[in-house]
RNA sequence: AUGAAAGCAAGGGGAGAGAUCGGCCGCAGCAGCGGCCGGCGCCGAAGGAGCAAGCAGAGGGGAUCUGUGAAUCUCUCAGGCAAAAAGACUCUUGCCAGACG
Numbered sequence: 001a002u003g004a005a006a007g008c009a010a011g012g013g014g015a016g017a018g019a020u021c022g023g024c025c026g027c028a029g030c031a032g033c034g035g036c037c038g039g040c041g042c043c044g045a046a047g048g049a050g051c052a053a054g055c056a057g058a059g060g061g062g063a064u065c066u067g068u069g070a071a072u073c074u075c076u077c078a079g080g081c082a083a084a085a086a087g088a089c090u091c092u093u094g095c096c097a098g099a100c101g
Stems, first nucleotide, its partner, number of pairs: 007095007018040001020039008041081003047077001048075003054068005
């Protein structure tokens, strides 16, 4: 300076899967709604956990072992399965910052 990455704040976009069954409680005139507990069935994009190649070390060399090692992959602990809320990621604006030149 024609200002990279990263960080913070606000706003926007943002998928998937039972408006499931039973019991109890509350609001309540029936119906309906909400909460909690239990059962079966599901989802992956809060969070969490696991791993490849590579790298490092041990092993005379090798086999092998140990450590490190990513995710939107895998798991489903947690979370979620009408709306609401949440939501990885992403866009815009502002602040901060100052790589490269």

The RNA shown here (Glycine riboswitch aptamer) has 101 nucleotides and comes from Alteribacter natronophilus. It was read from a public genome assembly, where an Rfam model found it. Its mean pLDDT, the model's own confidence on a scale to 100, is 80. The model forms 90% of the base pairs in the Rfam consensus.